[in-house]
Context: one part of a larger RNA
Molecule: small-subunit ribosomal RNA, central domain
Organism: bacterium enrichment culture clone KIST-JJY169
RNA sequence: CUGGGCUUAAAGGGCGCGUAGGCGGGCUGCCGCGUCCGGGGUGAAAUCCCACGGCUCAACCGUGGAACGGCCCCGGGUACGGGCGGCCUCGAGGGGGGUAGGGGCGUGCGGAACUGUGGGUGGAGCGGUGAAAUGCGUUGAGAUCCACAGGAACUCCGGUGGCGAAGGCGGCACGCUGGACCCUCUCUGACGCUGAGGCGCGAAAGCCAGGGGAGCGAACGGGAUUAGAUACCCCGGUAGUCCUGGCCCUAAACGAUGAGAACUGGGUAGUAGCCCUGGCAUGGGGUUACUGCCGCAGCCAAAGUGCUAAGUUCUCCGCCUGGGGAGUAUGGUCGCAAGGCUGAAACUC
Numbered sequence: 001c002u003g004g005g006c007u008u009a010a011a012g013g014g015c016g017c018g019u020a021g022g023c024g025g026g027c028u029g030c031c032g033c034g035u036c037c038g039g040g041g042u043g044a045a046a047u048c049c050c051a052c053g054g055c056u057c058a059a060c061c062g063u064g065g066a067a068c069g070g071c072c073c074c075g076g077g078u079a080c081g082g083g084c085g086g087c088c089u090c091g092a093g094g095g096g097g098g099u100a101g102g103g104g105c106g107u108g109c110g111g112a113a114c115u116g117u118g119g120g121u122g123g124a125g126c127g128g129u130g131a132a133a134u135g136c137g138u139u140g141a142g143a144u145c146c147a148c149a150g151g152a153a154c155u156c157c158g159g160u161g162g163c164g165a166a167g168g169c170g171g172c173a174c175g176c177u178g179g180a181c182c183c184u185c186u187c188u189g190a191c192g193c194u195g196a197g198g199c200g201c202g203a204a205a206g207c208c209a210g211g212g213g214a215g216c217g218a219a220c221g222g223g224a225u226u227a228g229a230u231a232c233c234c235c236g237g238u239a240g241u242c243c244u245g246g247c248c249c250u251a252a253a254c255g256a257u258g259a260g261a262a263c264u265g266g267g268u269a270g271u272a273g274c275c276c277u278g279g280c281a282u283g284g285g286g287u288u289a290c291u292g293c294c295g296c297a298g299c300c301a302a303a304g305u306g307c308u309a310a311g312u313u314c315u316c317c318g319c320c321u322g323g324g325g326a327g328u329a330u331g332g333u334c335g336c337a338a339g340g341c342u343g344a345a346a347c348u349c
Base pairs, nucleotide, nucleotide: 003321004320005319006318007303008302012317014201015200016199017198021194022193023192025088026087027086028085029084030083031082033081034080035077036076037075038074039073040072041071042070049065050064051063052062053061054060091191092188093187094186095184096183097182098181099180103177104176105175106174107173108172109171110154114150115149116148117147118146119145120144121143125136126135162169163168206247207246208245209244210243211242215241216240220236221235222234223233258316259315260314261313262312263311266294267293268292269291270290271289272288273287274286275285276284277283298305299304322349323348324347331342332341333340334339
């Protein structure tokens, strides 16, 4: 340098933006760097290889050939790649018109439930379980009615549904704001794809400071169960869960399936648009984008997948290379810490 792979066997980076780099649409002119053709020079000798020969053979040695995979120069060709110039619109983007949405941030508001407090009624239980007990209750609980306070989450609609790059997003209103899709007799004119480093985002738990604390609830206490019960069940309950600011950066971060592009039978359903059609319709037909199901060919070890590919191809990135040792040790780096990222070997099967 090279092979084969990455849904489930080892293997897709958690996700995005983007630097270098790699790769890149149609037509055309010039150059001739790559590239191709011809010619010339050089590529010391030895070594290696082939043939023949000399020491009795061999090692060794001699002669000749080939080779020295390369580099340079001259002349020529210009399809392809490249460079420079011109043009184009189908890739990409912009403008105009429209649509749907739990996309994001902020502010305000709402009702149900829950808990607490005050008051009224009432008077012996309540609660909890397999059964109980701890617990609560005559200092009046539970139940019920009224009022007030507080925090958190938003039933139904709700979906096999929608939005977002991923994490994720669900009461209502308003403000600010990102993206997508459809239509277009509009414009720019390849402006593109990917992306080592880098930068940003990133559930939950956890950490720091300040607030908040209804319910739930690690730890912890108690009651049970049990041979025991550091559990499962029950009564309590601190951190936490919530908010603001700052960290952490992990995951079964999953479609266990990287991103982009092109091509390749069908059927059926949903979501958001647009177009056509008939005298009318809750009708029919067509077409985009997205979300599902069933399945042809093909692929696959099979399960399965099958225009949302795991089919047929191209570009770029990441990753794998037997199990254990081990995501350990060590070094580096990041972090307040917890720890994260990078990441072996001996030994052993």